Model confidence (mean pLDDT): 77 of 100. This is a predicted structure of a 138-nucleotide RNA (c-di-AMP riboswitch aptamer (ydaO/yuaA leader)) from a Deltaproteobacteria bacterium. Taxonomically the source falls in Myxococcia (Bacteria, Pseudomonadati, Myxococcota). It was read from a public genome assembly, where an Rfam model found it.

RNA sequence: ACUAUGCCGAUGCUGAAUUCCGCCUCGGUAAGGCGGAAGCGGGGGAACCACUUUUGGGGGGCGUAUUGCCAAGUGGCAUAGGGCAACUCUUCGGCCCGAGUCCGUCAGCUAACCUCGCAAGCAUCGAAGGGGAGAGCC
Numbered sequence: 001a002c003u004a005u006g007c008c009g010a011u012g013c014u015g016a017a018u019u020c021c022g023c024c025u026c027g028g029u030a031a032g033g034c035g036g037a038a039g040c041g042g043g044g045g046a047a048c049c050a051c052u053u054u055u056g057g058g059g060g061g062c063g064u065a066u067u068g069c070c071a072a073g074u075g076g077c078a079u080a081g082g083g084c085a086a087c088u089c090u091u092c093g094g095c096c097c098g099a100g101u102c103c104g105u106c107a108g109c110u111a112a113c114c115u116c117g118c119a120a121g122c123a124u125c126g127a128a129g130g131g132g133a134g135a136g137c138c
Stems, first nucleotide, its partner, number of pairs: 011123004018038008039118006049108001058106001059103004067078004081097004087131007
């Protein structure tokens, strides 16, 4: 000097998964637990409308994570789609992902109403153009 790993702090990213208040645990802490409020994101649920129809191949929801082909050591190749930030948007090239899980035979839409969640994982390529903001000078 470089690389890898671990810990602490700061700043950020993906994502609904954030903010605040009270109480408790603890030597102490926004470290954790419980409760509440706001905000954000889902599900169920009339009329009208839609479907009258789905199967003894069940069906449906969350999520970007779907579909096709090949395979037969649950895999491989492609693909709808998602991500690659640090003011923001668009285009082009390149890279990565394309998982998982829940309900339990039941769910179209859906006012009122009912109900659930606020986890987790990371440190992020390059070029061109548009918009916005700021500084200097006149």